[in-house]
RNA sequence: CCGGUGGAGUGUGAUGGUCGCGACCCGCUUUCGGGCGGGCCGAGGAAAGUCCGAGCUCCAAGGGCAGACUGCCAGGUAACGCCUGGGCGCCGCAAGGCGACGGAUAGGGCCACAGAGAAUAGACCGCCCGCGCAAGCGGGUAAGGGUGAAACGGUGGGGUAAGAGCCCACCGCGCGACCGGCAACGGUGGCGGCACGGCAACCCCCAGUCGGAGCAAGGCCAAAUAGGCGGCGAGACCCGGCCCGGGUCGUUCCACGCCGCGGGUAGGCCGCUUGAGUCGGCGGGCGACCGCCGGCCUAGAGAGAUGACCGUCUCCCGCUCUGCGGGAAACAGAACUCGGCUUACGGCUCCACCGGCGCC
RNA sequence: GACCGGGUAGCUCAGCUGGUAGAGCAACGGACUUUUAAUCCGUAGGUCCCGGGUUCGAGACCCGGCCCGGUCA
Numbered sequence: 001c002c003g004g005u006g007g008a009g010u011g012u013g014a015u016g017g018u019c020g021c022g023a024c025c026c027g028c029u030u031u032c033g034g035g036c037g038g039g040c041c042g043a044g045g046a047a048a049g050u051c052c053g054a055g056c057u058c059c060a061a062g063g064g065c066a067g068a069c070u071g072c073c074a075g076g077u078a079a080c081g082c083c084u085g086g087g088c089g090c091c092g093c094a095a096g097g098c099g100a101c102g103g104a105u106a107g108g109g110c111c112a113c114a115g116a117g118a119a120u121a122g123a124c125c126g127c128c129c130g131c132g133c134a135a136g137c138g139g140g141u142a143a144g145g146g147u148g149a150a151a152c153g154g155u156g157g158g159g160u161a162a163g164a165g166c167c168c169a170c171c172g173c174g175c176g177a178c179c180g181g182c183a184a185c186g187g188u189g190g191c192g193g194c195a196c197g198g199c200a201a202c203c204c205c206c207a208g209u210c211g212g213a214g215c216a217a218g219g220c221c222a223a224a225u226a227g228g229c230g231g232c233g234a235g236a237c238c239c240g241g242c243c244c245g246g247g248u249c250g251u252u253c254c255a256c257g258c259c260g261c262g263g264g265u266a267g268g269c270c271g272c273u274u275g276a277g278u279c280g281g282c283g284g285g286c287g288a289c290c291g292c293c294g295g296c297c298u299a300g301a302g303a304g305a306u307g308a309c310c311g312u313c314u315c316c317c318g319c320u321c322u323g324c325g326g327g328a329a330a331c332a333g334a335a336c337u338c339g340g341c342u343u344a345c346g347g348c349u350c351c352a353c354c355g356g357c358g359c360c
Numbered sequence: 361g362a363c364c365g366g367g368u369a370g371c372u373c374a375g376c377u378g379g380u381a382g383a384g385c386a387a388c389g390g391a392c393u394u395u396u397a398a399u400c401c402g403u404a405g406g407u408c409c410c411g412g413g414u415u416c417g418a419g420a421c422c423c424g425g426c427c428c429g430g431u432c433a
Stems, first nucleotide, its partner, number of pairs: 001356010013313007021042002024039006044331001048342002051340005056214004067210005072086005087101001088099004102205002107203002109199003124145002126141006153171006172194001173192003177188004218270004228261006235249005277296008314328006361432007370385004379416001387403005409425005
């Protein structure tokens, strides 16, 4: 210098001015609806998807089954399906990346088509032996061919009629031993005999976790109307705009009227943002993370607010480059709250590492 | 806010425990008819919503995403 790998940060800035929007506080004002002035605060890294895990609240509180989920080991954490470190497998020259990665001898099930045979194997071609003049028939054989995703260990040698773990060496597999490691696992040497295909993101087994519902949770205050309960009244109701008048019912209950109480709806208030918080320093740990000290308070609404313009600086882009012109954007927007994951997305900066080439 | 169901041919839908995707209508060609419709025969037409994974093999099973419909005060 070129190419690449992994990660961190920032999410469009700073400042002044003009005009706006929404909370809260203070003052003035009001026709009680509000208005004016001042102060102060006002979106995100994902606020998103609602996919996991919790806090909080109510219901239920004994145990189990069923069901759901997780799945190498160790650690972190309030917890997790998250994160960190390690192991193993695959990919990459490497830095690194990816992995639902327990069990197939507990049992059941499936393995289409092709193929002779697909899981207690299996003679289609071939090879060998026997019979037969021959066509062919009987037997042996899994070394070779063919089918298939997969053919009942692989390579080499011995052996044989031809062959075969039939025998031997190495590799693979299984069993147990020793050593290292908390463990997953790794290493060394021994024995066995080739017996034991794949699928558990099919049922299942093993180990472990999980009670249910969700802020539309839940709590408080509490109209009108209609039920309920209690008390009081003697009148109440209908015709009618009102009076007169007329009618009906009642004066025990009922009914009617008034008052009170209680449940509960509308409505209002709380829950509501100080929290497993965040920033800085020091210390522990490979790390995730943890501890101590100090500082900070930072939206909480009706579902609705959180902006626009101008100047200067800064940054980016282009050009005819002491300057001029243009731009400041993508994804997206809080509404119980946190920890994660996933998904969407613009440009820039920084750090660590790997490979190649050149020079010293 | 909380939570369900679905996406397959132009349209409406099947496809059950994985084995190579169909039906009806519509379209196109032919037959019948003077012609059209109806009827009969035949033909074509698929990113199985998208991406990844498990598997020999995925429309189906698993994970993530997109879109549509519905329920609850």